[in-house]
């Protein structure tokens, strides 16, 4: 420089183009408890950016950014 791959929650991972974007870990609070780091109820938290195509994008196109691989 070419080329493939990938980016949703702090971490680690889901979502046939259509349902309140889910789970698991942490966190935070409540109950429990002799205390609790366990047991259990619950809150809070995310689509890398900007166009496009669609009735309707996390998901499909393109531009851009950031990662990792192979070539060079």
């Nucleotide at each position: 420089g070419c080329g493939c791959c990938c980016g949703u929650a702090g971490c680690u991972c889901a979502a046939c183009g259509g349902a309140u974007a889910g789970a698991g870990u942490g966190a935070c609070g409540g109950c429990c408890u002799g205390c609790g780091g366990a047991g259990u109820c619950g809150u809070a938290g995310a689509u890398c950016c900007a166009a496009g195509u669609u009735c309707g994008a996390u998901u499909c196109u393109u531009g851009g950014c950031g990662g990792g691989c192979g070539c060079a």
This is a predicted structure of a 72-nucleotide RNA (transfer RNA) from a marine sediment metagenome. Rfam family: tRNA. From the family's description: Transfer RNA (tRNA) molecules are approximately 80 nucleotides in length. The RNAcentral record of the sequence draws on MGnify.